This is a predicted structure of a 72-nucleotide RNA (transfer RNA) from Candidatus Fermentimicrarchaeum limneticum. The source organism's lineage runs through Archaea, Nanobdellati, Candidatus Fermentimicrarchaeales, Candidatus Fermentimicrarchaeaceae and Candidatus Fermentimicrarchaeum. RNAcentral records the identical sequence in 2 taxa. It matches the Rfam family "tRNA". Its family is annotated with triplet codon-amino acid adaptor activity in the Gene Ontology. The sequence is in RNAcentral, with records from ENA. Its mean pLDDT, the model's own confidence on a scale to 100, is 82.
RNA sequence: GCCCCAGUAGCUCAGUGGUAGAGCGUUUGCAUGGUAAGCAAAAGGCCGCGAGUUCAAUCCUCGCCUGGGGCU
Numbered sequence: 001g002c003c004c005c006a007g008u009a010g011c012u013c014a015g016u017g018g019u020a021g022a023g024c025g026u027u028u029g030c031a032u033g034g035u036a037a038g039c040a041a042a043a044g045g046c047c048g049c050g051a052g053u054u055c056a057a058u059c060c061u062c063g064c065c066u067g068g069g070g071c072u
Stems, first nucleotide, its partner, number of pairs: 001071007010024004018055001026042005048064005
């Protein structure tokens, strides 16, 4: 220098053209003599950044950034 993959909640990851979910974690409540486990609920993300296509973009296209892998 070129090619491929990934970037989504605090963490690990789904998702897919119609304003996003799970598990763990956090908070609150239930329960217990009390703690843990358990049960229920809530908060928490405009999906790495910018532009384009579209009635509509997390998703498609282009560029950039970061990380991983490969080739020379």